[in-house]
């Protein structure tokens, strides 16, 4: 220098192929219930689509670009 892959809550992960309206789950966090206390269990709450741009009525999903990480070739 060239090619390919990955990026979604603190952590892990589904959805992307096939665009559809409030982005789901587990774990963790916070609050409450229960308990003598704690754990376990039950209920509730907050929290994420790597950045920017484009296409579209509508984008996590399609296109372009940038960033970070990984693999391969030279």
């Nucleotide at each position: 220098g060239g090619g390919c892959c990955u990026u979604u809550a603190g952590g892990c992960u589904a959805g992307c192929u096939u665009g559809g309206a409030u982005a789901g789950a587990c774990u963790g966090g916070c609050g409450g219930g229960c308990u003598u206390c704690g754990g376990a269990c039950c209920c509730g709450c907050a929290g994420a689509c790597g950045g920017g741009g484009g296409u579209u009525c509508g984008a996590a999903u399609c296109c372009c670009u940038c960033a970070a990480g990984g693999c391969c070739c030279g």
The RNA shown here (transfer RNA) has 74 nucleotides and comes from a Thermoplasmatota archaeon. The sequence is in RNAcentral, with records from ENA. It matches the Rfam family "tRNA". About the family: Transfer RNA (tRNA) molecules are approximately 80 nucleotides in length.